[in-house]
Context: one part of a larger RNA
Molecule: large-subunit ribosomal RNA, domain IV
Organism: bioreactor metagenome
RNA sequence: CUCCAGUUAAGGGAACUCGGCAAAAUAGCUCCGUAACUUUGGGAUAAGGAGUGCGUACUGUCUUUAAUCGGACGGUACGUCUCAGUAACUUGAGGGCUUCGACUGUUUAAUAAAAACACAGCUAGCUGCUAUCCUGUAAAGGUUUGUACAGCUGGUGACAUCUGCUCAGUGCCGGCACGUUAAUCCCGGUUCCAACCGGGUGAAGCGCCGGUAAACGGCGGGAGUAACUAUAACUCUCUUAAGGUAGCGUAAUACCUUGCCGCUUAAUUGGCGGCUUGCAUGAAUGGUGUAACGAGAGCCCUACUGUCCCUAACUGGAACCUA
Numbered sequence: 001c002u003c004c005a006g007u008u009a010a011g012g013g014a015a016c017u018c019g020g021c022a023a024a025a026u027a028g029c030u031c032c033g034u035a036a037c038u039u040u041g042g043g044a045u046a047a048g049g050a051g052u053g054c055g056u057a058c059u060g061u062c063u064u065u066a067a068u069c070g071g072a073c074g075g076u077a078c079g080u081c082u083c084a085g086u087a088a089c090u091u092g093a094g095g096g097c098u099u100c101g102a103c104u105g106u107u108u109a110a111u112a113a114a115a116a117c118a119c120a121g122c123u124a125g126c127u128g129c130u131a132u133c134c135u136g137u138a139a140a141g142g143u144u145u146g147u148a149c150a151g152c153u154g155g156u157g158a159c160a161u162c163u164g165c166u167c168a169g170u171g172c173c174g175g176c177a178c179g180u181u182a183a184u185c186c187c188g189g190u191u192c193c194a195a196c197c198g199g200g201u202g203a204a205g206c207g208c209c210g211g212u213a214a215a216c217g218g219c220g221g222g223a224g225u226a227a228c229u230a231u232a233a234c235u236c237u238c239u240u241a242a243g244g245u246a247g248c249g250u251a252a253u254a255c256c257u258u259g260c261c262g263c264u265u266a267a268u269u270g271g272c273g274g275c276u277u278g279c280a281u282g283a284a285u286g287g288u289g290u291a292a293c294g295a296g297a298g299c300c301c302u303a304c305u306g307u308c309c310c311u312a313a314c315u316g317g318a319a320c321c322u323a
Base pairs, nucleotide, nucleotide: 002318003317004316005315006314007313008312009311011309012308015307020304028052029051030050031049032048037042039158053080054079055078056077057076058075059074060073061072062071063070081085093302094301095300096299097298098297099296100294101293105117106116121156122155123154124153125152126151127150133142134141135140159289160288161287162286164219165218166217169216170215171212172211173210174209175208178207179206180205185200186199187198188197189196220238221237222236223235224234247281248278259275260274261273262272263271264270
């Protein structure tokens, strides 16, 4: 000198960096005080302040004793020492905006803890009990010594507000005059007997008819038109099963894109708020909001700092060199 574990740094204070990663800072108790928002419970230890040791005197309430002495929790005044009185240890950094998921919970034992799973709630379907569903070749067993306010299966995922149109395709359910149709059976033909040939009968299924989208899914194009321009409430046309409604929207979804405008910065491909013609948003494949919550994701501010400007010194070890 290098590495590991620590300690301390003038001035600046995130200029470091993908990113404040790491470190620093905050911290206990008592008193004061406490915003938006809100599901009125919360938010909240919000935020932000003040005090805190020890000694003496007086004193309050309760308690103990026959009484004194004592014990617990305090109050007032004065004094006293330190840089510092929760002096060590212990011991929240805080605030604001947005996104996703309501929440507590669960998960990839050994690279992922999450926005994934679950959840209460909502909803659809199956099931009348020797139920349905599951395990088993079966006997049998579980659901269940339960009985539709129950059990099973799928979807969505608190709450608030809503959940539009489409049954043409695929699926499922129902119907059934007719068509199709296996074996069987019947009749006829052929043949010595069969095989064989033809006709009839004939279940489910399919065809056919109807229902069903919180079933799988789907939800257009081209012209013209208003007395500036632009735009098009309006009209025409092709076409579909129906042509995307309410919402939201450059989004965890937007290619063009660093869209345009505003705010934030000296400067912003970031963030937030608007606009929105949405390459390719959109309603339980749930849409839009949302208090609380989160070792989730992005951004900003205060405090703080060796992250940095820009390095330095020290403590203990390792390594190394020499004996």